RNA sequence: CUGGCGGUAUGCUAACACAUGCAAGUCGCGCGGAACUCUAUAGUGUAUCGUAGAGUUUAGCGGCAAACGGGUGAGUAACACGUAAGAAACCUUCCCAUUAGCGGGGGAUACAUCCGAGAAAUCGGAAUCAAUACCCCAUAAGACCACGAGACGACAUCGCCUUGAGGUCAAACCAGCAAUGGGCUUUUGGAUGGUCUUGCGCUCUAUCAGCUUGUUGGCGGGAUAACAGCCCACCAGGGCUAUGACGGAUAUCCGGCCUGAAAGGGUGAACGGACACACUGGAACUGAGACACGGUCCAGACUCCUACGGGAGGCAGCAGUGGGGAAUUUUGGACAAUGGGCGAAAGCCUGAUCCAGCGAUACCGCGUGGAGGAUGAAGGCCUUCGGGUUGUAAACUCCUUUAGAUGGGGACGAAUACAUUGACGGUACCCAUAGAAUAAGCCACGGCUAACUACGUGCCAGCAGCCGCGGUAAUACGUAGGUGGCGAGCGUUACUCGGAUUUACUAGGCGUAAAGCGCAUGCAGGUGGUUUGAUAAGUCUAUUGUGAAAUUUCCCGGCUCAACCGGGAACGGUCAAUAGAAACUAUCAGGCUUGAGUGUGGGAGAGGAAGAUGGAAUUCCCGGUGUAGCGGUGAAAUGCGUAGAUAUCGGGAGGAACACCAAUGGCGAAGGCAGUCUUCUGGCCCAAUACUGACGCUCAGAUGCGAAAGCUAGGGGAGCAAACAGGAUUAGAUACCCUGGUAGUCCUAGCUGUAAACGAUGCUCACUAGAUGUGGGAGGUAUCGACCCCUUCCGCGUCGACGCUAACGCAUUAAGUGAACCGCCUGGGGAGUACGGCCGCAAGGUUGAAACUCAAAGGAAUUGACGGGGGCCCGCACAAGCGGUGGAGUAUGUGGUUUAAUUCGACGCAACGCGAAGAACCUUACCUGGGCUUGAACUGUGGAUGGUAGAAACCCGAAAGGGCGACGACCCGCAAGGGAGUCUACAGAGGUGCUGCAUGGCUGUCGUCAGCUCGUGUCGUGAGAUGUUGGGUUAAGUCCCGCAACGAGCGCAACCCUUAUCCGAUGUUGCCUGGCGCAAGUCAGGAUCUCUUCGGAAACUGCCCACGAUAAGUGGGAGGAAGGUGGGGACGACGUCAAGUCAUCAUGGCCUUUAUGUCCAGGGCUACACACGUACUACAAUGGCCGGUACAACGGGCAGCCAAACCGCAAGGUGGAGCAAAUCCCCUGAAAGCCGGCCCCAGUUCAGAUUGUGGGCUGAAAUUCGCCCACAUGAAGUCGGAAUCGCUAGUAAUCGCGGAUCAGCACGCCGCGGUGAAUACGUUCCCGGGCCUUGUACACACCGCCCGUCACACCACGAAAGCCAGUUGUAACAGAAGUCGCUGCGCUAACCGCAAGGAGGCAGGCGCCCCAAG
Repeated sequence: CUGGCGGUAUGCUAACACAUGCAAGUCGCGCGGAACUCUAUAGUGUAUCGUAGAGUUUAGCGGCAAACGGGUGAGUAACACGUAAGAAACCUUCCCAUUAGCGGGGGAUACAUCCGAGAAAUCGGAAUCAAUACCCCAUAAGACCACGAGACGACAUCGCCUUGAGGUCAAACCAGCAAUGGGCUUUUGGAUGGUCUUGCGCUCUAUCAGCUUGUUGGCGGGAUAACAGCCCACCAGGGCUAUGACGGAUAUCCGGCCUGAAAGGGUGAACGGACACACUGGAACUGAGACACGGUCCAGACUCCUACGGGAGGCAGCAGUGGGGAAUUUUGGACAAUGGGCGAAAGCCUGAUCCAGCGAUACCGCGUGGAGGAUGAAGGCCUUCGGGUUGUAAACUCCUUUAGAUGGGGACGAAUACAUUGACGGUACCCAUAGAAUAAGCCACGGCUAACUACGUGCCAGCAGCCGCGGUAAUACGUAGGUGGCGAGCGUUACUCGGAUUUACUAGGCGUAAAGCGCAUGCAGGUGGUUUGAUAAGUCUAUUGUGAAAUUUCCCGGCUCAACCGGGAACGGUCAAUAGAAACUAUCAGGCUUGAGUGUGGGAGAGGAAGAUGGAAUUCCCGGUGUAGCGGUGAAAUGCGUAGAUAUCGGGAGGAACACCAAUGGCGAAGGCAGUCUUCUGGCCCAAUACUGACGCUCAGAUGCGAAAGCUAGGGGAGCAAACAGGAUUAGAUACCCUGGUAGUCCUAGCUGUAAACGAUGCUCACUAGAUGUGGGAGGUAUCGACCCCUUCCGCGUCGACGCUAACGCAUUAAGUGAACCGCCUGGGGAGUACGGCCGCAAGGUUGAAACUCAAAGGAAUUGACGGGGGCCCGCACAAGCGGUGGAGUAUGUGGUUUAAUUCGACGCAACGCGAAGAACCUUACCUGGGCUUGAACUGUGGAUGGUAGAAACCCGAAAGGGCGACGACCCGCAAGGGAGUCUACAGAGGUGCUGCAUGGCUGUCGUCAGCUCGUGUCGUGAGAUGUUGGGUUAAGUCCCGCAACGAGCGCAACCCUUAUCCGAUGUUGCCUGGCGCAAGUCAGGAUCUCUUCGGAAACUGCCCACGAUAAGUGGGAGGAAGGUGGGGACGACGUCAAGUCAUCAUGGCCUUUAUGUCCAGGGCUACACACGUACUACAAUGGCCGGUACAACGGGCAGCCAAACCGCAAGGUGGAGCAAAUCCCCUGAAAGCCGGCCCCAGUUCAGAUUGUGGGCUGAAAUUCGCCCACAUGAAGUCGGAAUCGCUAGUAAUCGCGGAUCAGCACGCCGCGGUGAAUACGUUCCCGGGCCUUGUACACACCGCCCGUCACACCACGAAAGCCAGUUGUAACAGAAGUCGCUGCGCUAACCGCAAGGAGGCAGGCGCCCCAAG
């Protein structure tokens, strides 16, 4: 959120407070009365009178029950519970069996009556009366008490049996005509129920380590049913504790229940057993039994009544109320059944119980229809527009009736000779009737995890168990359709177990992930060589007892099935008892020698402590020589020095440390130990044997040692040197560097007790290939001797097999294989912090949390990337050069600003003379204004269409457009007809609107850098590696060699184009020769040359020498036009940059549709305080100007190029020849250059901006806004700061020429030729790149990652003067009720006594101890 039925089960959290009703009574066969009814009857005039009897009811006395049943779980960590034992230390009403009895007396009293007090509750007094109430006497089978004797028992007390003598102790009656029945007293036994004791089991905490004085025990008493310090007096000084006492926290315990493969873990609802409690605390009485839920007394809190004097009460019984809470029911029926109490019985009582009611709270069962039914209806949703899906689903046809409704019948539970008795209930169940009728929801659909699309939203709203989703195409949000799952439920939340071997008993770990105490000695503890015997504690076997029932499991059965219920069996203990076994462990006794130790002989050593002593060096002091610096640094300065330093020589003082030897070496438990000598002393090793005889190993706590720094006291102080001072460096520099310098470093005596105290590896023992080096011994061989060599023991290293490891690695010095013991770990942070304890003089150490927070933190290895890491190499990368930019003016692009608009895009290199190979209109996308709306262009369908479509002229208008409108139609076909056009309507067009981060295509860039990969094989758990690394070499992953690799692909190179040489072919329009001509040219001839085009040749380290490895190749040389890819171009691997482009084009989605479309006019893209990029022109004499003069190539030309001639200073005009071009023609004069002249270093005869005037050209149109010419004007600029760019040869530089676009507009772009250099030592550095290697906490990859303070907000946890509450302890006060004891002058029936009186009892008083509240 939803909801049809039935069965079975189940249902307060505040042990919070409770209105109301009910939940324990019964017996008249115990007793005396009373009331009522009935019967009989005397008396009487009558009567509701009396008497007798019977019956019913009953307040009271008396008996039994009320201690059960029912509720709850507060307390309790305990003999409370569970389990197994014990009681010879005990009790037990009623019940069963048994023994023996029931005789005789007596005195009271309740009720009722009368009187009295009080509001009530209730109480007092008097007289009278009964009992199965109470008392006395008798009797005593027997019991009990104390004493004695004897048997039996495991027994001291003791039990049991027999026995002797002594003492004490009983009783009740009732019913019935009677028989008899019931009851009473006594004894013994049983049964049942209880009480006590003990072993074992039973939560967390050591940041609780010591606790205890009735405490532990004894003797004697008391008390009890009974044992016992249970209580008391005295005595002793004990008892418990690291196997956790004492304290604190929490908690009823168990059978069981949930989970799990099990071992375990969690739990203690319902049902059953035990315990505890009954408003809170205390106490006893009665009784067989209680210290008593519905009894008593006291105290306290609370509530109620009251006449204010005083009283009453206890739902944790069943219902129910308030309250609390997320949350849990009816003030129901019946004693019919089961059970309980009383009774002789009938019977009465019973909120126990049996039933019903409420709740989908749980489990189980049933239903909401079944069969057919395609046009695959309509509707919905999706769509690629074809369709798909919802979906046989529906409609429709036929059928059925469980549940429900109505009517009829109708139980079992009931126990019986007959009769009577059912709350549930006219219920279950059965039959009949009608009718699909009355009955479906919830969650999910990204992965885990079964199930997908659309729309909306746009890091918003929201989702989320974990990963994560959402920033305009969301299968993850919301909705819809569809689908999946479950189904009268579904989903969420909370909790438990599982998965989790993630606390590891089964079953984990500790070199680097969390984890070995810094090291040793060693008590307790754990563990322990070999052999013999004994015992039987552990262990094993068998049997017995017990382990309640229910539950669980198996089998069988009853409700229609199931849940549920019944019967049978099994299971279940670390339990107890008995009998047995003796291997192992253990215990006891006795041996052994191999573990361990001792003795003997040798050996090495910075092992330790104390004392003595030595030389070198630094510093200081004194003296000599000597003069201007010394010192220090990357460079300096502070500092020292003319008062004589540094340097040097001599003498002296003092402290600390010990060069060489020296080592990967030695010793020690570790820390650590170094000149030499002496003394004392610990440990270790080797050899050969003798002795002891398991004496061993490990080790919580404990004890000792323990670097450096630090602390206390006293010395000492040369050098060094925290702090500090100064100088530098720097943005700063509380640092690194320098000059000084105090604690300290040293010694003595103490303290501290920590380190990356590291092999990040606890100690001991055994076993498991080797190789090699080195230190200390011993033996052998050999030698004259010494080395060498071989064997063996003990150390210290390196490499390595098996094995282990996540890998790295370890590997006889294990991290291998086993054994024993100890320590430690359990995600990161918080935190080794806080609090508490202990230690310390302090600093601090040790022990050591939690709240909170994160989804990771971490290890090892891999591939990349990066490094102010390393190695090798390359590039106009630097260097060496030449010329520029940055300064000036202008051009052009961009930013910014401005604007109605200044359309848009491009932004480091790789945007900025870029898209744009050419914005006056057009272009044009922008702005303003004016028009059109199926439209300017396109497609389809339907309809219409001949004076139709169109349209001259005219009118309005800026034009577009609008109006009027002479005139006036087409093509194919023989025809029918078709096509085209126009109009109209509908589909739909259109968009330079958005998204280049939805895309295709194209492009830039790293980079023409030499790289990027694959197959098979091999290695690795794997990611991956190998190949591709290595040695050489190259421009090159180019080639050679080697190699667990062998091959291959895309790249490199080559093949293509061009250029340089030659040959062949071709031979016009080109070339050459000749003739003619003034020339242009023409004619004839030619194919040698130039040239054109085509096709070949040539260059390959081919040849020689040297180097190299006999290779690849490199250096030099010859020849050659060209030499080592000859020069240039095209060609761009895998990929990177979410690089650029939706405005070339194409295209998904979104947006727009009388407008974001389209047409037109005008404007704008050309603005202008400024900034930047790219260029042009200059600043001049290697120049400018004037005159003369020489030599190109590539190209272009018909709406074109345009000659000659003429005009104009010129731009240009006129003119028109020639040329559709290898010609003949035009653009076309090349310029720099060369020759001659002028200028003479100036803002100039440099430079040319700007401006004025006048012209020219193109074009409808030149104002915004074109180019050119002439004259005049003549700005800045004298070579450019920081910085920065290009270029290695026909290159740079410089000079001109052509072309595309184009009406016109070129300093830009793309080409062409002319003249034509300098320099490269070299790879240290800057930038970029390639390969190998190394480190990494980076992987968005260093433009990375990341640390701390501060500011603000929030959360959590500590500290804190004090204060409050709860709990507890200690020392005191106080002392109700009550038990017990004493007293009892008051009161007093039973017994004794003739009496007086006594015995006994009671009220009252006192007391100690105890003691609740306070």
This is a predicted structure of a 1414-nucleotide RNA (small-subunit ribosomal RNA) from an uncultured Termite group 1 bacterium. Its mean pLDDT, the model's own confidence on a scale to 100, is 85. The RNAcentral record of the sequence draws on Greengenes.